[in-house]
Context: one part of a larger RNA
RNA sequence: CUGGGUGUAAAGGGAGCGUAGAUGGCGCGGCAAGUCUGAAGUGAAAGGCGGGGGCUCAACCCCCGGACUGCUUUGGAAACUGUCAUGCUAGAGUGCAGGAGGGGUAUGCGGAAUUCCUAGUGUAGCGGUGAAAUGCGUAGAUAUUAGGAGGAACACCGGCGGCGAAGGCGGCAUACUGGACUGUAACUGACAUUGAGGCUCGAAGGCGUGGGGAGCAAACAGGAUUAGAUACCCUGGUAGUCCACGCGGUAAACGAUGAUCACUAGGUGUCUGUGGGUAUGGACCCAUAGGUGCCGCAGCCAACGCAUUAAGUGAUCCACCUGGGGAGUACGUUCGCAAGAAUGAAACUC
Repeated sequence: CUGGGUGUAAAGGGAGCGUAGAUGGCGCGGCAAGUCUGAAGUGAAAGGCGGGGGCUCAACCCCCGGACUGCUUUGGAAACUGUCAUGCUAGAGUGCAGGAGGGGUAUGCGGAAUUCCUAGUGUAGCGGUGAAAUGCGUAGAUAUUAGGAGGAACACCGGCGGCGAAGGCGGCAUACUGGACUGUAACUGACAUUGAGGCUCGAAGGCGUGGGGAGCAAACAGGAUUAGAUACCCUGGUAGUCCACGCGGUAAACGAUGAUCACUAGGUGUCUGUGGGUAUGGACCCAUAGGUGCCGCAGCCAACGCAUUAAGUGAUCCACCUGGGGAGUACGUUCGCAAGAAUGAAACUC
């Protein structure tokens, strides 16, 4: 390299959009680049291969054949690929109608709770633990009542429920806005799939500037525990957590399962629609579409298991793997304020 693979053994890019490229629906016609076929030329000789012969055999040598799978020119074929022209509607998209939804952004509002402040009542404890102590409290705490301030998160509903490409998204209202779905079949007429580079998004933690700071809490301090205890437990407590604008670009970014299309027994939940029927008071039944779970046949699998939401059977495109360690390290390069990220070896060793 080929091959074989990628749920768990090495291996699916964190996710999307999309460029080049690769691949691409049905019909008719033209061309003939690929493709197929006939002919001619060439494909030196020697060598190699097959047959035969000569040195006593062999090596060696000689003759004949075939091969040299190629290239060029030329005559033809038109199924497939390609290309040009024309048409179609089953893929794809647009329009119209409908309901549903924690999709996104912005603004405003709400109640419970914690903390703090002020005032009242009230008196010696509170707090904490396995047990304690540090801590708080006669300068009046804890408890309780009233008022106020401020920040953050939204109990119940809440659900193997919903939405989103992923990350993720949960109090209420309004405004703007994205997508999916169902019905209809009016319109376009292959406009599609995938996607190296590229661009964008991307939890938590981290970084920069400016705010904010109730609770929680790395670091840190103290008290315990212990042989020790740089921990687990306790009392405090700063970054941070929150907001705005930037940066960063990683996660067990997981379904450890790339995207799209087609096909292949069923059963049972649930969510959102649509059509029909029985009823009309909730509802129930049948069919169907799109999601989301569980079980299960064929098939697959090393097994576990997967099984119309495939890890089954096929097709197209991308990414990735090739023994363990060294090592996601070194060097170089790119990016970054930094932290670091991306790319990514070898010696040596088993």